A computed fold for a 141-nucleotide RNA from Paenalicyclobacillus ferrooxydans, annotated as FMN riboswitch aptamer (RFN element).
It matches the Rfam family "FMN riboswitch aptamer (RFN element)". Its family is annotated with FMN binding in the Gene Ontology.

RNA sequence: AUUUUCCUUCGGGGCAGGGUGAGGCCGAGUGCCAAUUCCCGAUCGGUGGUGACGCGAACAACUGCGAAGUCCACGAGCCGAAAGGCAGGAACUGGUGAGAUUCCAGUACCGACGGUAUAGUCCGGAUAGAAGAAGGAAGCC
Numbered sequence: 001a002u003u004u005u006c007c008u009u010c011g012g013g014g015c016a017g018g019g020u021g022a023g024g025c026c027g028a029g030u031g032c033c034a035a036u037u038c039c040c041g042a043u044c045g046g047u048g049g050u051g052a053c054g055c056g057a058a059c060a061a062c063u064g065c066g067a068a069g070u071c072c073a074c075g076a077g078c079c080g081a082a083a084g085g086c087a088g089g090a091a092c093u094g095g096u097g098a099g100a101u102u103c104c105a106g107u108a109c110c111g112a113c114g115g116u117a118u119a120g121u122c123c124g125g126a127u128a129g130a131a132g133a134a135g136g137a138a139g140c141c
């Protein structure tokens, strides 16, 4: 330097505030309770890749770290003994530039299954599992 096996650890965030009242209650009043699900508004963004950006070291080079929810993939759900199969979302416009769906600006959009007043945000499967990340051990050349 390359490569194989094994072990350990890690590995997801989020309704402030207001409105309505399905429905419910007994004290039967134009009473009270009642949606994180509806409406206004608020708020969140797993993993790998790409990446013209950023940070630190005077600069450069090199190296390290960070950098896309909606670009390319993967994971989370369901079925199956397994191999595997099924289901499952979203972006434009303008700017700079040789070059950007990643930068800058603006305006949009998306979010499994079960429960429940219709849920990305509550409760549950889940003290689970995974894409993967880091570290360690052993072996081969």
Base pairs, nucleotide, nucleotide: 003139004138005137006136007135008134009133010132017040018039019038023033024032025031026029042121043120044111045110046074047073048072049071053066054065055064069109070108077086078085079084091107092106093105094104095103113124114123115122
Record summary
The coordinates come from a structure-prediction model, not an experiment, and the mean pLDDT is 76.